[in-house]
Molecule: transfer RNA
Organism: Dehalococcoidia bacterium
């Protein structure tokens, strides 16, 4: 430098135009226990990477940039 994937909760991911953005985990509370774990119940927790842009409408499509990984190149 060129292609290519991927960025969503503290983590691991789901989501592929309209369904209130969601699941497991973890962490908070309850509740059962003599305690205590496990297994239950409950609620919290999101700039959807950042700007634009299409579109009634955008995590989802197009563009540019940042970043991570992987391939190729190229440098003396």
């Nucleotide at each position: 430098g060129g292609c290519a994937g991927c960025g969503u909760a503290g983590c691991u991911c789901a989501g592929a135009g309209g369904c209130c953005a969601g699941a497991g985990c973890a962490g908070g509370g309850g509740a059962c226990u003599c305690a205590u774990a496990a297994g239950c119940c409950c609620a919290u927790g999101g700039u959807c990477g950042c700007a634009g842009g299409u579109u009634c409408g955008a995590a989802u499509c197009c563009u540019g940039c940042c970043g991570c990984u992987g391939c190729c190149a190229c440098c003396a």